[in-house]
This is a predicted structure of a 72-nucleotide RNA (transfer RNA) from a bacterium. Rfam family: tRNA. Rfam classes the family as a transfer RNA. Its mean pLDDT, the model's own confidence on a scale to 100, is 83.

RNA sequence: CGGGGUGUAGUUCAUCGGCAGAACGCUCGGUUCGGGACCGAGAGGCAGAGAGUUCAAUUCUCUCCACCCCGA
Numbered sequence: 001c002g003g004g005g006u007g008u009a010g011u012u013c014a015u016c017g018g019c020a021g022a023a024c025g026c027u028c029g030g031u032u033c034g035g036g037a038c039c040g041a042g043a044g045g046c047a048g049a050g051a052g053u054u055c056a057a058u059u060c061u062c063u064c065c066a067c068c069c070c071g072a
Base pairs, nucleotide, nucleotide: 001071002070003069004068005067006066007065010024011023012022013021018055026042027041028040029039030038048064049063050062051061052060
């Protein structure tokens, strides 16, 4: 420098045009002498940044940013 991939909750990942979810973690309660485990409830993300298309975008298109892979 060229090509490709990934970016969504604290972490690991789903969702792939119309309500953003799971597991683990966290908080509260139950259980226990106490803790762990287990059970119940809850908080937490406008989806890397911006623009475009659309009635509607996490999802499609473009630019940029970060990281990873391949090639030179």